[in-house]
RNA sequence: AAUAUAAAAAGGCAAACUUAUUGAAAGAUAAGGACGCAAAGCCAUGGGUCUACAUACAUUUUGUAUAUGACUGCCAGGUUGCAAUU
Numbered sequence: 001a002a003u004a005u006a007a008a009a010a011g012g013c014a015a016a017c018u019u020a021u022u023g024a025a026a027g028a029u030a031a032g033g034a035c036g037c038a039a040a041g042c043c044a045u046g047g048g049u050c051u052a053c054a055u056a057c058a059u060u061u062u063g064u065a066u067a068u069g070a071c072u073g074c075c076a077g078g079u080u081g082c083a084a085u086u
Stems, first nucleotide, its partner, number of pairs: 001086003005083001012037002017032006035073001041079003045076003048071003054066005
C1' cells in the first nucleotide's frame, strides 16, 4: 500500500435482568451481570422503529395526528481502527 473476511482472538465491547439516579414518555447514565458482537468504535445522513410533554382537531376526560424527543445491538451510507493474508 492492497484485499474486505475462511479460520483464529492477545486485548476490547456488553443483551436480558437487578439496583440507584434521571426523563412527560420512549429512553439515558453508573454499578453488577453475559445473550451475543470483527467494527456491538464514531456520525441520526437516507429508510425503519419507539415515545407524545406540548400543539392541533374531534370529543368529553378519552381518541386521532404531528418530533422538535429517542434508538447505530434494525438495514444502508459516511468515517477511523485491531487481527489476518498478500

Predicted 3D model of an 86-nucleotide RNA (c-di-GMP-I riboswitch aptamer). Rfam family: c-di-GMP-I riboswitch aptamer. Gene Ontology term of the family: cyclic-di-GMP binding.